[in-house]
RNA sequence: AGAGUUUGAUCCUGGCUCAGGAUGAACGCUGGCGGCGUGCUUAACACAUGCAAGUCGAACGAACCUUCGGGUUAGUGGCGGACGGGUGAGUAACGCGUGAGAAUCUGCCCUCAGGAGGGGGAUAACGGCUGGAAACGGCCGCUGGGAUAACGGCUGGAAACGGCCGCUAAUACCCCAUAUGCCGAGAGGUGAAACGAAAUUCGCCUGAGGAUGAGCCCGCGUCUGAUUAGCUAGUUGGUGGGGUAAAGGCCCACCAAGGCGACGAUCAGUAGCUGGUCUGAGAGGAUGAUCAGCCACACUGGGACUGAGACACGGCCCAGACUCCUACGGGAGGCAGCAGUGGGGAAUAUUGGACAAUGGGCGAAAGCCUGAUCCAGCCAUGCCGCGUGAGUGAAGAAGGCCUUAGGGUUGUAAAACUCUUUCACCGGUGAAGAUGAUGACGGUAGCCGGAGAAGAAGCCCCGGCUAACUCCGUGCCAGCAGCCGCGGUAAUACGGAGGGGGCUAGCGUUGUUCGGAAUUACUGGGCGUAAAGCGCGCGUAGGCGGCAUAUCAAGUCAGAGGUGAAAGGCCUGGGCUCAACCCAGGAACUGCCUUUGAUACUGAUAAGCUAGAAUUCGGGAGAGGGUAGUGGAAUUUCCAGUGUAGAGGUGAAAUUCGUAGAUAUUGGAAAGAACACCAGUGGCGAAGGCGGCUACCUGGACCGAGAUUGACGCUGAGGUGCGAAAGCGUGGGGAGCGAACAGGAUUAGGAAACCCUGGUAGUCCACGCCGUAAACGAUGAGUGCUAGUUGUCGGGCAGCUUGCUGUUCGGUGACGUAGCUAACGCAUUAAGCACUCCGCCUGGGGAGUACGGCCGCAAGGCUAAAACUCAAAGGAAUUGACGGGGGCCCGCACAAGCGGUGGAGCAUGUGGUUUAAUUCGAUGCAACGCGCAGAACCUUACCAGCCCUUGACAUCCUGCGAGCGAGGAGUGGAGACACACCCCUUCGCUUCGGGGAACUGGGUGACAGGUGCUGCAUGGCUGUCGUCAGCUCGUGUCGUGAGAUGUUGGGUUAAGUCCCGCAACGAGCGCAACCCUCAUCCUUAGUUGCCAUCAGGUCAGGCUGGGCACUCUAGGGAAACUGCCGGUGACAAGCCGGAGGAAGGUGGGGAUGACGUCAAGUCCUCAUGGCCCUUACGGGCUGGGCUACACACGUGCUACAAUGGCGGGGACAGAGGGAUGCAAGGGUGCGAGCCUGAGCUAAUCUCAAAAAACCGUCUCAGUUCGGAUUGUUCUCUGCAACUCGAGAGCAUGAAGUUGGAAUCGCUAGUAAUCGCGUAUCAGCAUGACGCGGUGAAUACGUUCCCGGGCCUUGUACACACCGCCCGUCACACCAUGGGAGUUGGUUUUACUCGAAGACGGCGCGCUAACCACGGAGGCAGCCGACCACGGUAAGGUCAGCGACUGGGGUGAAGUCGUAACAAGGUAGCCGUA
Repeated sequence: AGAGUUUGAUCCUGGCUCAGGAUGAACGCUGGCGGCGUGCUUAACACAUGCAAGUCGAACGAACCUUCGGGUUAGUGGCGGACGGGUGAGUAACGCGUGAGAAUCUGCCCUCAGGAGGGGGAUAACGGCUGGAAACGGCCGCUGGGAUAACGGCUGGAAACGGCCGCUAAUACCCCAUAUGCCGAGAGGUGAAACGAAAUUCGCCUGAGGAUGAGCCCGCGUCUGAUUAGCUAGUUGGUGGGGUAAAGGCCCACCAAGGCGACGAUCAGUAGCUGGUCUGAGAGGAUGAUCAGCCACACUGGGACUGAGACACGGCCCAGACUCCUACGGGAGGCAGCAGUGGGGAAUAUUGGACAAUGGGCGAAAGCCUGAUCCAGCCAUGCCGCGUGAGUGAAGAAGGCCUUAGGGUUGUAAAACUCUUUCACCGGUGAAGAUGAUGACGGUAGCCGGAGAAGAAGCCCCGGCUAACUCCGUGCCAGCAGCCGCGGUAAUACGGAGGGGGCUAGCGUUGUUCGGAAUUACUGGGCGUAAAGCGCGCGUAGGCGGCAUAUCAAGUCAGAGGUGAAAGGCCUGGGCUCAACCCAGGAACUGCCUUUGAUACUGAUAAGCUAGAAUUCGGGAGAGGGUAGUGGAAUUUCCAGUGUAGAGGUGAAAUUCGUAGAUAUUGGAAAGAACACCAGUGGCGAAGGCGGCUACCUGGACCGAGAUUGACGCUGAGGUGCGAAAGCGUGGGGAGCGAACAGGAUUAGGAAACCCUGGUAGUCCACGCCGUAAACGAUGAGUGCUAGUUGUCGGGCAGCUUGCUGUUCGGUGACGUAGCUAACGCAUUAAGCACUCCGCCUGGGGAGUACGGCCGCAAGGCUAAAACUCAAAGGAAUUGACGGGGGCCCGCACAAGCGGUGGAGCAUGUGGUUUAAUUCGAUGCAACGCGCAGAACCUUACCAGCCCUUGACAUCCUGCGAGCGAGGAGUGGAGACACACCCCUUCGCUUCGGGGAACUGGGUGACAGGUGCUGCAUGGCUGUCGUCAGCUCGUGUCGUGAGAUGUUGGGUUAAGUCCCGCAACGAGCGCAACCCUCAUCCUUAGUUGCCAUCAGGUCAGGCUGGGCACUCUAGGGAAACUGCCGGUGACAAGCCGGAGGAAGGUGGGGAUGACGUCAAGUCCUCAUGGCCCUUACGGGCUGGGCUACACACGUGCUACAAUGGCGGGGACAGAGGGAUGCAAGGGUGCGAGCCUGAGCUAAUCUCAAAAAACCGUCUCAGUUCGGAUUGUUCUCUGCAACUCGAGAGCAUGAAGUUGGAAUCGCUAGUAAUCGCGUAUCAGCAUGACGCGGUGAAUACGUUCCCGGGCCUUGUACACACCGCCCGUCACACCAUGGGAGUUGGUUUUACUCGAAGACGGCGCGCUAACCACGGAGGCAGCCGACCACGGUAAGGUCAGCGACUGGGGUGAAGUCGUAACAAGGUAGCCGUA
């Protein structure tokens, strides 16, 4: 510090996810030791048991014990139980933090000053009466030595706990005196004490001060929600009182009507606050365990008492809930102290030791108490440290795993050898912590010795992010997954194994939090199109604000002082062997306050200025607004005339109108609405918007001039006004148009649409609502600055050749520099550079929806969520592909022609069906006379049956035996096969002993074998687009990039062919050419070819001599290049015409197939990975099948006839084939054929006859057409023609008379037509591949169909239109809204009740201390007001459930349509009905 993920790829926006750190954690697997920390985050749920606050006999009396010294103890009394310890429920508050303040108190402690004298008796006790079982009371009376507990006696009760009588003390209590105190102006009033034991010590009282602690007030800071906007009657203030330690509405009476709030009151929700902790570069964000400070609480609620201090955790009273005891009458209790229990929970420890240390309480002290504390125990819960051994060791052992079978790896790892002993273990010794004594920890830490490698390694991961790879299993199953995503038979992603990587006594997972996230942006983001500018003005608060002067010093800056607790963090040292941990010092604590100073800027005040703003005058422009009037054209209707059969409408029609006279046309009349031309990226307005003409009223802007005011300005939350269309209300109006509606068409089945004919609301007017639009420049307003060029509108100025030029101000456009931008683009009218103010955004969907509120007559508008769900949604640009987009061009693509197919019969292939099997493959073009250049057996892969099992075939091993093999012949069997016989019989080396090689049979196991599967694992080969003209690269340039350029453009070509131009310049694969063949000529060579000349000869014939001239054969060469001429074109490339030429513009034909596409075809040609079978899915054989047959399709043949059939005579080819062959000739048969057989290894012989052509005949008919089918007799091939061959003769003589929709081929030696040959092959062709003969027609042209090429355009497609995608319905699941109601929480108001309690009043009853004549004071009692809990009623608010219901989301293959994306086939979208 980044990375993954939207796309075919790119850049951007934007979310999701990961890598890091942390944790009071939990869970899974595993677990050796030690040190230091931490340990109920949940139920402030309930608690058994023990302990956690006592102490003082030197305050007091008494009892008991006694060693007679003393000790122990309940009670009275004193001090302490307000500390320490726990918890975080409540609290949004002066609670906390920080800084200030004044009107206070403060036990024990410290300092100073002073003092400590003299006395006594109220209440209660007691007596009487009385309630009660008792505890406990009630009433009346008494008080003598002032009392009283303990104590003694009696007595109640289950207990807790008492009651009565009697006695007694004090540092308990009361009174008087005294004063430096307090109050008061003063007079005056008020006001204290304690002793003990002789002394000392410790104590007591008063005052002043200190210290410590506490109370109170204030400034600032301190969470979320406005779908909480108003709150408040003691409320705000005053006066006077009361009250308190103390200021104060703290409380009361009276008076006034205030106080708080958009700088967020009130209400609701949540929460203890802080030092700090975690994270982060920081700013921040999250958090508030342990430690420390403050606060609050102590079962829940209320209350006070005592006290220096409490409204009191281990005190009291009352109420409530709960629990326990009970003899049922009554009592008792409060672990959020330490342990511990139950419960809750994913989850958190011992009912331990000690007061040795530190500290606290009491005490004069010894000491006692102390679950504070110090220690120990439990838990890997965290941090830190250590160990589980070290060295040598290659036969690179064995085993495992992989393997290309060679090897590699585990791996120096192990074993083995040599060492060491940390930790643990055993034995011994043994601290510090303790100032003199005292040690729980603890026989602990440490030290010494001993034995022995001995007791001690796991967890996660290995597709990318992210370090680490193979095999097997599985087969969209099982499973994994943080995101992207893996798994459908070769999974580095699942599970196992081997190996590897990471961390290590731990490792992973989960939760939470910060980071990455600049993804809430203060530091540090945005708003034209990605989310985001309010539809537009006016304007309040607020924010911001021109030039210059003076003063002040609030902001600001600087210095000083105070504070910012300690701990923590940082730095430097130090102590535990190190570290964690601990100790010391320093800096820091970014803050707040006080004070001194500075005055540039901001601010405040005062007095000014004129550049901003406004006002005045003079002009001109304008669909700016409002009202009234007025005009013509058109439309429709009505009236009248002319006139006759149609009109209208459409893609085509129909509905409709018309003989009752339409349409058309002429004249007249009426009505309503809108204003042609002018008219213009022209004008005006803030926007919406505004268009005939005239008048009136009226707003704003602009130009020019000079004067006046003197910052009066900009923006603008709320607020308020305007605001298209549609819509609503009331009343008018209604020509045209025209939702709804009706009809007609269209329509694959639909058309509730598009089209047509009608047509109501509405559109128009007046008044009132609504308040929204893709209200758009998708661009808020204002100000300043930053190159230009060129239009146009409204003014001004200057110049002159009067319609131009220059200049200036204001508006409105186009292009463009810098700059900006993700790009597109913007660019003085900014989206540039800056400032000010407002509005808005934070992934997509859910949703601009629900609920709530406000507005509206309604429709609805404004404000505006969440659950849930996805990993994307999106912007711009790129390359393709596609379009029922455009342009240019080509092709037998159409058109123009010729001939076919589709109809018939047959042949052949396919589908389907059938079958034991009808083997398999090929399936749009590009499968279907295809693999098959030829299925009777074989082929053959299929079926049935019968057989074989190292096998029909290959290699290796073994031992034995002779042979193997050729020929002949036998039995059984369908055959394979089985059994049996005769005859002939290997090679070479040799030391002649033998060994070797080949072959056959037998045996054994490795293996053979498979036309079994996967063409979607593959190679190779092939088809197709397409013989279309394309496909790319290097360097350069442009672009952030994908990419572009080149390859586009202007011409031209069959062609990316060539030329020109050009940020391109070159190059490659393709095109063309080079190759073959045909066409002309030359040359060479003439046999088997040829025969012109010469000669010979024949029935005939190059037959013979001879010759090679010609034809021909087959070698070589020439020839054609737009080369020449004219025209055209751009002086080019080229095109057109012509000449010459055998051939003319690639001369005809062939071979040749770029980058790629179709997971195209082929595992059944071959090869091959993987999988499968192995007495069978292998091998052999016989027979059957591939030849089936209601049917459908493709490709062909033959026809339907006269351009023909039949008959006859008889010419002219080319290219091929031929020794298991072609066969002349001869014979024979009607014929297929048969017999014989010359010649021929073939320019020699042969197949071989070419056929159409020509002549004659038939005369339009199911025929002298056509030949299917069938009968019968034969021929040939073959082991064999039944299933199932071909051919011949005779007989038979079907359909068919030119073929619907549709569809195919062909542009010249082509189509059409005619025959010939070959491969395969025993035989079998209408097929395939070739050959020649005869030999046309037509092409205006490119609108249309199909295919293709180039350019361009749109795109929501990229599996690329066979694409994408929307909505209803049906099914399942999920969350949510409404909902009659119902349950609960919380809160408000009113009324009621009113415990304990302090307060106020009364106080008639009672009363030890003082006074005593009354009394004062006190107590009981009564009354009042306040008030907790409770009750009643009415609301507010939140939550749970809820029949039914609404929409929403999600879900491999459901239904219906086709809305959107291309002109998406009616352009789309927005608002409204």